[in-house]
Molecule: Fluoride riboswitch aptamer (crcB RNA motif)
Organism: Actinomycetes bacterium
RNA sequence: AUUUUAAGAGGCGAUGAAGCUCGCCUGAAGCGCCCUUUGGGGCUUAUGGCUUCUGCAGAUGA
Numbered sequence: 001a002u003u004u005u006a007a008g009a010g011g012c013g014a015u016g017a018a019g020c021u022c023g024c025c026u027g028a029a030g031c032g033c034c035c036u037u038u039g040g041g042g043c044u045u046a047u048g049g050c051u052u053c054u055g056c057a058g059a060u061g062a
Stems, first nucleotide, its partner, number of pairs: 009026005016053006032043004
């Protein structure tokens, strides 16, 4: 340094954090949608789900 096995764990789920929960992955899980002449154009969400906080945008009131 590489390989194998076991244990302990760890990581991921289209943009941040915490708790709970679900699913997936062991070097993978993961990297949104529509149209298109594949050059490009348009659109929705801070969640996988729930709750809370923070940030951004819009409207209204004090």